Source information:
The RNA shown here (c-di-GMP-I riboswitch aptamer) has 85 nucleotides and comes from a Desulfobacterales bacterium. It matches the Rfam family "c-di-GMP-I riboswitch aptamer". About the family: GEMM was predicted in a large-scale screen for bacterial structured RNA regulatory elements. Its mean pLDDT, the model's own confidence on a scale to 100, is 88. The model forms 95% of the base pairs in the Rfam consensus. The sequence was found by an Rfam model in a public genome assembly.
[in-house]
């Protein structure tokens, strides 16, 4: 300097729940809040999950579907703070 680790310090991010707003919904976004996180940045490429608004079937019940979502579920890809042992 690199890997590979994570001890410190110094910022950093923000689960759950609460309250408003967008949305069919799932989710998100703004305030609160702090469960964790060293990639909890940032890409739906790949599987998982979640929705089911238009379609489609159905005589109704209902069911199927992603083109919605989901990077704090895995795996991948970019980039990236500090350095004691």
């Nucleotide at each position: 300097g690199g890997a590979g680790c994570g001890g410190a310090a110094g910022g950093g991010c923000a689960a759950a729940g609460c309250u408003g707003c967008c949305g069919a919904a799932a989710u998100g976004c703004a305030g609160u809040g702090a469960c964790g996180c060293a990639a909890a940045a940032c890409c739906a490429c790949g599987g998982a999950u979640c929705u089911a608004a238009a379609g489609c079937c159905a005589a109704c019940a209902g069911g199927c579907c992603a083109u919605g979502a989901c990077a704090g579920c895995c795996g991948g890809g970019u980039u990236g703070c500090c350095g004691a042992a």